Predicted 3D model of a 74-nucleotide RNA (transfer RNA) from an Elusimicrobiota bacterium. Model confidence (mean pLDDT): 81 of 100. Its Rfam family is "tRNA". The sequence was found in a public genome assembly.
RNA sequence: GGGGUCGUAGUGUAGCGGCCUAACACGCUGCCCUGUCAAGGCAGAGAUCGCGGGUUCAAAUCCCGUCGACCCCG
Numbered sequence: 001g002g003g004g005u006c007g008u009a010g011u012g013u014a015g016c017g018g019c020c021u022a023a024c025a026c027g028c029u030g031c032c033c034u035g036u037c038a039a040g041g042c043a044g045a046g047a048u049c050g051c052g053g054g055u056u057c058a059a060a061u062c063c064c065g066u067c068g069a070c071c072c073c074g
Stems, first nucleotide, its partner, number of pairs: 001073007010026004018057001028044005050066005
């Protein structure tokens, strides 16, 4: 330098054009429970979907550019 895969809450993942509001687990906060803690139950906060454009009535999802990680080729 060329090619491929990936990037989504603090962490690990799902979602593959529209089922209004981006889901699940762990973690975090509050409450209940308990003599206390843990476990368990209930509720809640937290992601402009790496970034910037484009296509579309509609984009996390498709296209282009760009950055980063990993792998392959030279």